[in-house]
């Protein structure tokens, strides 16, 4: 002082993880009114058949949740895995000069 190799460090990509939001199933909770269906009883009309309107209860929808999948977005997450490195550091082999 050249080389080459391996790791560190950076980039960057890939994955799990966690977090937020977001669609699906699936359970729970709440629900006086305001949505929706179905409306017993009674109410109106009618001579009758029935018809109207609609309380209650009953289902759904909405809200709140919990669980599990999926996307999709974060990152001073990850004894992860893979590539690139002009350039820094450590270590190891070779060569050549002092």
């Nucleotide at each position: 002082u050249u080389u080459u190799c391996a790791g560190a460090c950076c980039u960057g990509u890939g994955c799990a993880a966690c977090g937020g939001u977001a669609c699906u199933g699936u359970g729970a909770g709440a629900c006086a009114u305001c949505g929706g269906g179905u409306c017993a009883g009674g109410a109106u009309g009618g001579g009758a058949a029935c018809a109207u309107a609609g309380c209650a209860g009953c289902c759904c929808a909405c809200c709140u949740u919990g669980c599990a999948g999926u996307a999709u977005c974060g990152g001073g997450u990850g004894c992860c895995g893979c590539a690139g490195u002009c350039u820094u550091c450590u270590g190891g082999g070779a060569a050549g000069g002092g």